Small-subunit ribosomal RNA from an uncultured bacterium, 1364 nucleotides, folded computationally. Its Rfam family is "Bacterial small subunit ribosomal RNA". The RNAcentral record of the sequence draws on ENA and SILVA.

RNA sequence: AGAGUUUGAUCCUGGCUCAGGAUGAACGCUGGCGGCGUGCCUAACACAUGCAAGUCGAGCGAUUUACUUCGGUAAAGAGCGGCGGACGGGUGAGUAACGCGUGGGCAACCUGCCCUGUACACACGGAUAACAUACCGAAAGGUAUGCUAAUACGAGAUAACAUGAGAAAGUCGCAUGGCUUUCUUAUCAAAGCUUUUGCGGUACAGGAUGGACCCGCGUCUGAUUAGCUAGUUGGUGGGGUAAUGGCCCACCAAGGCGACGAUGGAUAGCCGGCCUGAGAGGGUGAACGGCCACAAGGGGACUGAGACACGGCCCUUACUCCUACGGGAGGCAGCAGUGGGGAAUAUUGGACAAUGGGCCACAAGCCUGAUCCAGCAAUUCUGUGUGCACGAUGAAGGUCUUCGGAUUGUAAAGUGCUUUCAGUUGGGAAGAAGAAAGUGACGGUACCAACAGAAGAAGCGACGGCUAAAUACGUGCCAGCAGCCGCGGUAAUACGUAUGUCGCAAGCGUUAUCCGGAUUUAUUGGGCGUAAAGCGCGUCUAGGCGGAAAGAUAAGUCUGAUGUGAAAAUGCGGGGCUCAACUCCGUAUUGCGUUGGAAACUGUCUUUCUAGAGUACUGGAGAGGUGGGCGGAACUACAAGUGUAGAGGUGAAAUGCGUAGAGAUUAGGAAGAACACCAGUGGCGAAGGCGACUCUCUGGACUGUAACUGACGCUGAGGCUCGAAAGCGUGGGGAGCAAACAGGAUUAGAUACCCUGGUAGUCCACGCCGUAAACGAUGAAUACUAGGUGUGGGGGUUUCAACACCUCCGUGCCGCCGCUAACGCAUUAAGUAUUCCGCCUGGGGAGUACGGUCGCAAGAUUAAAACUCAAAGGAAUUGACGGGGACCCGCACAAGUAGCGGAGCAUGUGGUUUAAUUCGAAGCAACGCGAAGAACCUUACCUACACUUGACAUCCCUUGCAUUACUCUUAAUCGAGGAAAUCCCUUCGGGGACAAGGUGACAGGUGGUGCAUGGUUGUCGUCAGCUCGUGUCGUGAGAUGUUGGGUUAAGUCCCGCAACGAGCGCAACCCUUGUCGUUAGUUACUACCAUUAAGUUGAGGACUCUAGCGAGACUGCCUGGGUUAACCAGGAGGAAGGUGGGGAUGACGUCAAAUCAUCAUGCCCCUUAUGUGUAGGGCUGCACACGUGCUACAAUGGGCAGUACAGAGAGUUGCCAACCCGCGAGGGUGAGCUAAUCUCUUAAAGCUGUUCUUAGUUCGGAUUGUACUCUGCAACUCGAGUACAUGAAGUUGGAAUCGCUAGUAAUCGCAAAUCAGCAUGUUGCGGUGAAUACGUUCUCGGGUCUUGCACACACCGCCCGUCA
Repeated sequence: AGAGUUUGAUCCUGGCUCAGGAUGAACGCUGGCGGCGUGCCUAACACAUGCAAGUCGAGCGAUUUACUUCGGUAAAGAGCGGCGGACGGGUGAGUAACGCGUGGGCAACCUGCCCUGUACACACGGAUAACAUACCGAAAGGUAUGCUAAUACGAGAUAACAUGAGAAAGUCGCAUGGCUUUCUUAUCAAAGCUUUUGCGGUACAGGAUGGACCCGCGUCUGAUUAGCUAGUUGGUGGGGUAAUGGCCCACCAAGGCGACGAUGGAUAGCCGGCCUGAGAGGGUGAACGGCCACAAGGGGACUGAGACACGGCCCUUACUCCUACGGGAGGCAGCAGUGGGGAAUAUUGGACAAUGGGCCACAAGCCUGAUCCAGCAAUUCUGUGUGCACGAUGAAGGUCUUCGGAUUGUAAAGUGCUUUCAGUUGGGAAGAAGAAAGUGACGGUACCAACAGAAGAAGCGACGGCUAAAUACGUGCCAGCAGCCGCGGUAAUACGUAUGUCGCAAGCGUUAUCCGGAUUUAUUGGGCGUAAAGCGCGUCUAGGCGGAAAGAUAAGUCUGAUGUGAAAAUGCGGGGCUCAACUCCGUAUUGCGUUGGAAACUGUCUUUCUAGAGUACUGGAGAGGUGGGCGGAACUACAAGUGUAGAGGUGAAAUGCGUAGAGAUUAGGAAGAACACCAGUGGCGAAGGCGACUCUCUGGACUGUAACUGACGCUGAGGCUCGAAAGCGUGGGGAGCAAACAGGAUUAGAUACCCUGGUAGUCCACGCCGUAAACGAUGAAUACUAGGUGUGGGGGUUUCAACACCUCCGUGCCGCCGCUAACGCAUUAAGUAUUCCGCCUGGGGAGUACGGUCGCAAGAUUAAAACUCAAAGGAAUUGACGGGGACCCGCACAAGUAGCGGAGCAUGUGGUUUAAUUCGAAGCAACGCGAAGAACCUUACCUACACUUGACAUCCCUUGCAUUACUCUUAAUCGAGGAAAUCCCUUCGGGGACAAGGUGACAGGUGGUGCAUGGUUGUCGUCAGCUCGUGUCGUGAGAUGUUGGGUUAAGUCCCGCAACGAGCGCAACCCUUGUCGUUAGUUACUACCAUUAAGUUGAGGACUCUAGCGAGACUGCCUGGGUUAACCAGGAGGAAGGUGGGGAUGACGUCAAAUCAUCAUGCCCCUUAUGUGUAGGGCUGCACACGUGCUACAAUGGGCAGUACAGAGAGUUGCCAACCCGCGAGGGUGAGCUAAUCUCUUAAAGCUGUUCUUAGUUCGGAUUGUACUCUGCAACUCGAGUACAUGAAGUUGGAAUCGCUAGUAAUCGCAAAUCAGCAUGUUGCGGUGAAUACGUUCUCGGGUCUUGCACACACCGCCCGUCA
């Protein structure tokens, strides 16, 4: 000295929490010794028992006992008498008070014992207790009669320097008054004891000590307590007291206290001190010390020097006890102790040895639960110990582990050494004082010495951050932790345990309370535009503050001296216990009082001034206010004319109006309300507010002049006035508008928004209300502190005038310094200062409840608490979002085209069913998806039957030799039998491969978790974005760069710019296609020359083609536009023109997106089964719903016949020519081809010809029957195909919805992968080959800038109310 916690992050405001110290403490775990302290905080609750105040025989009489030399001596104790029981000890109930503290006063007082001084003590008397006798009573106790003494009691004498009264003089003081002297008068004393230098007694004076009373100042809380007071305040005269005083009484007066907080309420003993704090403060008042109060509750007096008396008296009340029921006794808040209460607090101990107290003779002595000691308690503080040195196979064990090791750890064991403390034994104090003697509870204690042996002596809390210290296992939002934030939902450093570590240590933690941190009540030392906070405005009282000059004073102020500030404590300097705690000595001590001095400042008084303030006069400005009059436009209703079917209203309508004549139009009179244009961040007003014109009355501001007053000022708690709108009361008025209300619409609903009506009200007069986002969210006043530019009012200089310049007052904008958390404010301050007022102190509860005041009411004002949360909040930042804005893009819309959605079928999904219908995929981005092809296999599912080191891998042991055909059995594997045969290398020992048997390590799992993971993939999106370094700006998060002006497909490029550069993306580099050249010509090609049925064969290397290498396109050229730019438009040339077409290529990231069933993998789970094998079944099941496709509904067509032209692929378990058979699927036979050679392979649409003629058809082909073909161990569940027959639905498809911008859509066929067989799917290939795009308003998605935001899991957000 700070830290944690509001946010995605930041700065601020602000609360909550923590780290520190402390305690009369308590609780949990643990516990060696000593020293000094401390120990009922609760029930001022009730108390058994014992003790705590007695003493004096040198005051007195009587008595008893013991001893006796009988003379007496000694002792005891009841009674009379004296002194003391008013101290000491306890407690804190009461008390908010002269109770306490501090400083004074007493000229208003008392004071036993003590000290000093003066004087005195003469002489007399009568009683009484004890005692004795009698009596009463249960007892406590009492009565009567009789005897007796005193330092008991009474009368007398003496006495003034005493006291009271009166008179006179002097002197002093702060008032009353005090003191001194003189005179007169009145009144009051005494006690003895002892035989000693004695003690005691009386009076007076003084002192000391102790006390009484009075006063100044200080002393808790709330105004939701504002008025209190009749002995009340004062006076006169009395009484009373030690003494003043309404303390009490009689009479008189009507006062006294109070916002500087009276009165009443609540709480509380006060202080020195103690705790904390840097201090100022805050809290507290145990122990020790001072004061006060109390003694079971309440009251009262007596005695006495002193009490209204803790262990005295009386009365009363409650309680307890005794009782013979008549009556009595008692008071632990003394020390112990008991019960009770409580989280909680000790022994019914020893001694008067010391210190002190009472009595006593300056005795002895007695008494002393005061005190000194001991006991109990880790209750505080403090000291000390539990060993020290060496010791590495780094032992064992524990824990962790990457299995290598690490750690516990020199720790232990072991070796050597020491003995504090505890233990045993021996010695042994001081405390004891005044010359000697005697006297010690503590105590055989402290201390000293000897002895033995490491011997008898360590725990508690914590380990996520704050906060020093981490791992494993268990648990699985459970159990639990937590001071705050928070942890725990299967890998918890936060729970529990273990190990390790950290901290403190005879203690350690927890709880409670106080201060601190908290500048979070701010005097030191905070704030109020937006975080909590300026009263709605003015006026004024008290109060606070106040201009210039001079003089006086000395209250404040400063300073010197002095008194006090008790002791103890704290601080500082020393001393004593071995040290320390503890204790002793010295010093210091903010206050208050008295006194001397200073005079700047403040105050007070006096004199003066004019700059503040005011008055007077001049001039103009103004929706300033009040009352009256008056004007035009418009609206509405009325009556009348013209006139006919609508009018009105809306997004669109309807209600309502209109043929009984509306609306429209014309002229007329009526009524009420408001004043267009002017009109302006213009004016006026304190604010609210004020708007046609004119009249009356009236307030204020401003300018100028400088005549007058001479600080008259500023602010302002309470008080008072004003105070929009709405509302209230009474009476008017009522055109328009319009809460409530009614109807019509809208809507899921619509108690709303829209429409048609419409009442209070709005208007006037009078009276209430007293609030508003009454806002500049900014109180008033004064002074100072750069400017620039508008505007309203006035003045001055200048000018012919207009400009221009200067100045005062008001009102705006911009902007330095400065301030601010930032935003912002900035001479109209939120700057710099001063004065005064108001207000704030986390959010909610709540501006609420209760109480008070005001109000007719509505309500206003003043204004809490319980409880609850850890935040609530301000400003700014980055994102995301908006049915905000601007710009841009995309088959996004639009313009077109072909579809889907309707039918039948195919296929996938959901649902349902099932023994099983294995699993996954779920908006776009699941659904002809994984699956490029489920009859068995696949296969993971179901049923049944089998196996258990296993179907598969490695290691070990034994045996054999690979291995295979066959038979039986079984649904099949499994099982049983028998037969045949004998691998490779060799150093002949054996080894390798393979097989069988055995044992255990292990295998195995398409079991779980894609939310533990890797890898891979989808998607936004081929969208143009995403970042970094340095610099600069900002307190910071962050910003800048990347924004701006253009441009692009593009963060593409150019220009500008506090930025300059760079990276990942874009583009390019890659593949393919389009043109040409060149090289090479076989299986490809064929112009020329031959040849053939045929590029068939010679031949050719020109062409096509093939596949290598090159060229070509770059806005390169021209014109125009554009900023002389980037770039754009057009053109030339060119096969191709502005990224030529297509592909591959996917930034930072998002979706806990998908996948543990491709694979890999952590953890968990199964292990004669969740593993493995076999057969059969299932994945194909079918009231239904959805997605994706195929085929159609026909004439741009169907059928039949003829005929033409591809590309790209595949092929030896294969493709299969030609030929023959079959209507056909296909079969037979068989050439060629490991492929530019042979085959699949006739491409189809097209073209030519013919037929059908709009029909459920010669369209359409589902479904079904019969007969076949092919593949395959096997086509029943469950394949494909062929022929004949059958001939459903369907006539272009509702709402809605999808694809596509050119060789594209549409249409036509071909091939391949998978594959024994099985595509309407998928992936490729070519043929034919369109329409349209004005454009960016709208829909969807995306990008950039900007704006709002209470969102940040980010609008599928947040959040309000009701119900459960």